Description: The RNA shown here (small-subunit ribosomal RNA) has 1403 nucleotides and comes from an uncultured prokaryote. It matches the Rfam family "Bacterial small subunit ribosomal RNA". Its family is annotated with ribosome and structural constituent of ribosome in the Gene Ontology. Its mean pLDDT, the model's own confidence on a scale to 100, is 84. The sequence is in RNAcentral, with records from ENA.
RNA sequence: AUGCAGUCGAGCGGCAGCACGGAAAGCUUGCUUUCUGGUGGCGAGCGGCGGACGGGUGAGUAAUGCAUAGGAAUCUACCUAAUAGUGGGGGACAACCUGGUGAAAACCAGGCUAAUACCGCAUAGUCCCUACGGGGCAAAGCAGGGGAGACCUUGCGCUAUUGGAUGAGCCUGCGUCGGAUUAGCUAGUUGGUGGGGUAAUGGCCUACCAAGGCAACGAUCCGUAGCUGGUCUGAGAGGAUGAUCAGCCACACUGGGACUGAGACACGGCCCAGACUCCUACGGGAGGCAGCAGUGGGGAAUAUUGGACAAUGGGGGCAACCCUGAUCCAGCCAUGCCGCGUGUGUGAAGAAGGCUCUAGGGUUGUAAAGCACUUUCAAUUGGGAAGAAAGAUUUAGAGUUAAUACCUCUUAAUAUUGACGUUACCAAUAGAAGAAGCACCGGCUAACUCUGUGCCAGCAGCCGCGGUAAUACAGAGGGUGCGAGCGUUAAUCGGAAUUACUGGGCGUAAAGAGUACGUAGGUGGUUAAAUCAGUCGGAUGUGAAAGCCCCAGGCUUAACUUGGGAAUUGCAUUCGAUACUGUUUGACUAGAGUACAGUAGAGAGAAAGGGGAAUUCCUAGUGUAGCGGUGAAAUGCGUAGAUAUUAGGAAGAACACCAGUGGCGAAGGCGGCUUCUUGGAUUGAUACUGACACUGAGGUACGAAAGCGUGGGGAGCAAACAGGAUUAGAUACCCUGGUAGUCCACGCCCUAAACGAUGAGAACUAGAUGUUGGGGGGCUUGUCCCUUUAGUGGCGCAGCUAACGCGAUAAGUUGACCGCCUGGGGAGUACGGCCGCAAGGUUAAAACUCAAAUGAAUUGACGGGGGCCCGCACAAGCGGUGGAGCAUGUGGUUUAAUUCGAUACAACGCGAAGAACCUUACCAUCCCUUGACAUCCAGAGAAGAGACUAGAGAUAGACUUGUGCCUUCGGGAACUCUGUGACAGGUGCUGCAUGGCUGUCGUCAGCUCGUGUUGUGAAAUGUUGGGUUAAGUCCCGCAACGAGCGCAACCCUUGUCCUUAUUUGCCAGCGAGUUAUGUCGGGAACUUUAAGGAGACUGCCGGUGACAAACCGGAGGAAGGUGGGGACGACGUCAAGUCAUCAUGGCCCUUACGAGCGGGGCUACACACGUGCUACAAUGGCCAGGACAAACGGUUGCGACCCCGCGAGGGCUAGCUAAUCUGAGAAACCUGGUCGUAGUCCGGAUCGCAGUCUGCAACUCGACUGCGUGAAGUCGGAAUCGCUAGUAAUCGUGAAUCAGAAUGUCACGGUGAAUACGUUCCCGGGCCUUGUACACACCGCCCGUCACACCAUGGGAGUGGAUUGCACCAGAAGUAGCUAGCUUAACCUUGGAGGGCGAUCAC
Repeated sequence: AUGCAGUCGAGCGGCAGCACGGAAAGCUUGCUUUCUGGUGGCGAGCGGCGGACGGGUGAGUAAUGCAUAGGAAUCUACCUAAUAGUGGGGGACAACCUGGUGAAAACCAGGCUAAUACCGCAUAGUCCCUACGGGGCAAAGCAGGGGAGACCUUGCGCUAUUGGAUGAGCCUGCGUCGGAUUAGCUAGUUGGUGGGGUAAUGGCCUACCAAGGCAACGAUCCGUAGCUGGUCUGAGAGGAUGAUCAGCCACACUGGGACUGAGACACGGCCCAGACUCCUACGGGAGGCAGCAGUGGGGAAUAUUGGACAAUGGGGGCAACCCUGAUCCAGCCAUGCCGCGUGUGUGAAGAAGGCUCUAGGGUUGUAAAGCACUUUCAAUUGGGAAGAAAGAUUUAGAGUUAAUACCUCUUAAUAUUGACGUUACCAAUAGAAGAAGCACCGGCUAACUCUGUGCCAGCAGCCGCGGUAAUACAGAGGGUGCGAGCGUUAAUCGGAAUUACUGGGCGUAAAGAGUACGUAGGUGGUUAAAUCAGUCGGAUGUGAAAGCCCCAGGCUUAACUUGGGAAUUGCAUUCGAUACUGUUUGACUAGAGUACAGUAGAGAGAAAGGGGAAUUCCUAGUGUAGCGGUGAAAUGCGUAGAUAUUAGGAAGAACACCAGUGGCGAAGGCGGCUUCUUGGAUUGAUACUGACACUGAGGUACGAAAGCGUGGGGAGCAAACAGGAUUAGAUACCCUGGUAGUCCACGCCCUAAACGAUGAGAACUAGAUGUUGGGGGGCUUGUCCCUUUAGUGGCGCAGCUAACGCGAUAAGUUGACCGCCUGGGGAGUACGGCCGCAAGGUUAAAACUCAAAUGAAUUGACGGGGGCCCGCACAAGCGGUGGAGCAUGUGGUUUAAUUCGAUACAACGCGAAGAACCUUACCAUCCCUUGACAUCCAGAGAAGAGACUAGAGAUAGACUUGUGCCUUCGGGAACUCUGUGACAGGUGCUGCAUGGCUGUCGUCAGCUCGUGUUGUGAAAUGUUGGGUUAAGUCCCGCAACGAGCGCAACCCUUGUCCUUAUUUGCCAGCGAGUUAUGUCGGGAACUUUAAGGAGACUGCCGGUGACAAACCGGAGGAAGGUGGGGACGACGUCAAGUCAUCAUGGCCCUUACGAGCGGGGCUACACACGUGCUACAAUGGCCAGGACAAACGGUUGCGACCCCGCGAGGGCUAGCUAAUCUGAGAAACCUGGUCGUAGUCCGGAUCGCAGUCUGCAACUCGACUGCGUGAAGUCGGAAUCGCUAGUAAUCGUGAAUCAGAAUGUCACGGUGAAUACGUUCCCGGGCCUUGUACACACCGCCCGUCACACCAUGGGAGUGGAUUGCACCAGAAGUAGCUAGCUUAACCUUGGAGGGCGAUCAC
């Protein structure tokens, strides 16, 4: 878009359409046409009633609304009760006919006609008006019956009046959201009188008069909103909300208006204006789903263009009936509530499959399969209620009536009336047959593993998870929860005592106005009487129904529904009670105040006077070169005479000592002395007033410093400013100057960490102590004691507090009042208002953003905080490094590769105790693929050995030799080759997945625990304190008592002695021998060797100390206070180092990231750094001679003697498996000589030639020897290292590794110092204490600008819109008033009355 809404023919004239009857015509003889209101009925029309109900929606409305309780000045169709009436006339207009206009909608003119339509007349009471005389006002018939008719009668109507019921209008009290950054609003406004108007009261309207009315108990204005019964939540009080159902209101496209009517200013009526849509012949018309369906749009999202009037109800009608998207039903949607099903029992081989695994198993899981049952629901077939009462027809009876009509009621019979509906329900049939999902599994919160991913992808309500082992992502298996649902999102209440009425706070967490006075308000001492407002109790009315709750009943149960009850905490009226509060009246003195007499005081103000010290300036004198200032200086002042000093003068400001957690004041604040004016406090004793009190929103006054205005003043000080320093800079700190200002008068400002971070006032609640003012008492008369008040301090009990702390001056316990707070930031900011000359003050948000911000306390760590102590930490010394050359390591660079690691102390002569090949991990070439190595399987072969060819070699080819051991004769054990697959292999990655090992703080003295105690707790105590020590070593004290790991000791070595032993070592005494030597016999004394013992413990003495621990000194002793040295390394820190010693999780490679071979590289070289060696020389170099060690190694070895070589070395071998032989000559040193301060007789790099040795092989790339060459270097800048005694320094010796190759490393002895006042400083460490915004812990944390991007907000020249105040212009429809004009059937009638149209005016 489209469809779906009246009725009455028993009000009327009629009759278009339909049906029947009648008549006529035509004929095809049963059809067509025409006529006929005759009948059933009925389109359109006149007329009556209803369209004001029912249905929808919530735009407006903060009160013309709603809720509750009341009131008086009103109307009410239909219904009901009562009384009376219903007489007699008249004129029209539709329909219809004729004509006309128009596309249509519709309209105009003429003619005819009816009524329950319209209009007079008559009558009229208890009706209305009245001047009390009177006047005024109605009506309609229709249907049935009887009767010849006149007429009678019944029913339904009609008219007038009075009641009732119902519905509606009006008024009042109380209740009803947010904003004060809305504080004043109001002119018909508030009231009165007269008039008008309405159904009715009323400024509702109008004229006049008066000047009122509302408001901090929130007027006005702005924003938002329909209200209620109820609903959701909550223990309740509350909070949020107003779907469905029910009551009220408002609205009907937007705005305005009236008409009709009992009722409307009317959802499906009218008129006008506007917006929009549609039709049109362009002239003009039509419309209003916020009725039921339905369409489009919007949206995260919301249904069928269904059936029926069968029931309930409504309208009309006498009724039958008709209408009814009200309603009853059906359809769609798991949207909600309720109920039911998707099977039940049995079933272990614990099947298969899946997942997992410690490889055994576990789990899914009695789950499945299998076996035995059942059939709700769904399916098919058949049966089958209740919802139905009425009404109709007929019979009988009663009522009414004259009536056997009509009508009403009762009774009986008959035929009927169901949309739902293939209903509910019942039975039969078949078969487990057709029927399970969603979310979650890190904690909150029930439920765990695997795989994938690798700060990616993703998750997430909060905390948070994910960077290679993710119960947090994704998938899977398993599990948990709910279940025809489950989860998410949005919203409300709860938890939240987190706006606190019930039921919070304000010292430091947010929060006491800077202080006082005081208005309104709140609260208020003792006592008596009255009253009954508050308060308490009873009764009555109301508090609609539904809902909630309780008890019963009906659907198989439930949801749902029916009946009854309770409740509805409220309001109103009334009757009582009188303790308390209020009110009124009277009294009292304990609160408060007044009078009198004292006291203390930097209380305040103004004026005047006078004072001394100091500073600066001026004048004069003396006097001379500096003064001043600082960490050190400079700017500055000074020979024009400063500073210093003496005298005189001037000026301004402030008042030393007294002076004091002393005094006074409301706070801010107040300080030399005297005078004047003045406020308050306090003490004492009496008298008076009689609650006069406390607090205090607004308000008023005061209010440091700085600042502002006007005028003075200005010595010192001193923002700004200038200069000098400091510094990387220094717009600062320091110095030299210096202006406002500081001071005074008057006027503003009004804020401070205005702090006790603690509002004012009152009452109560242990103590002891200091101090200021007053009073009383006592004696021993004092620098005394006791007591009482008003202040002011430090402790402290109870109590309170989160703790810290407070504690009669409360932050304790109470009651009254005010102010303030509600996460951090934004922000005490913006806008607006008020105040101000300005600066600014006061009041005071939001957007946005974060998950914290904050308080108190604890443990650490840290501090350019403090105290105590230690260390080659500094200092005191000695010697070095840093400069040179070389060696070696690293960085960097280079390279095919220069393999990898270590890389502040704590990497860098480190892994590496030794890279020519090997090592070797790197690079390029060649080569192998079950592999160089291990295990298993199959086959073959002994194993092995030798030589040949090719090749750089690995390797490949071909050949010879060889037959072993055990045996149950099958074979087996080693070993080799071939083949297959399991597997091997990886110095590939991750030391931030790990074990083990190691470094470091640090050989520093610490680190902890149990029990007890303290604290709400984290934690503390012990472990701190006083001493002492190398030491948490020991002693004493102590709410602690004990214990453990560390310290020390036990172990090794060295220093003295003893015992035992006596060879290869030793040799005093005895003997022998040699040129000489323990060479030999012997010895066991000494040395040595190596076993066992002794010794040293502050044990002894003196002193100090606390009578302790301990320290100092001494004796003895080889050694004295841990004798020296070593091994030994607490809890832990550094994600310290190492996956390349080894082991190992995970990942990666598998004809290569594995294996082999030859060659190259790790050895490069503009450079930088670390660690060393050698030097620079005379304390030395060189030459000659001479002396003294310790420890260690040696058979693939050390290798003597002898010979050769200048030498490295070579030849030959003796000895030695080592207290026996050997490496092996120790060197510095001593003696003598030489050199003479120089690049040297120092120094030795580099290079040339010639050699030796090792080794398959010295080119890249070894060491050594000889000859020659003879560089830098003359003691090293800044800086930095080691060392406290047999140490540093210096001198040589040996070993490991090793074929060879040390200036490195480890070990050994020789010679052998200096210094330490001391702990201020640097570094590191320990203990106690303090601060902290740090806790990956100062290498911490953290602030601001700037750059870029984004978000939100403020301002902004303006621009558009909405709402609103004041003033003005124009004005439709309509209503009321008025009216010259036009027009008009009823009534009287020459003309009027009345009506209509038009014009005008107000709104």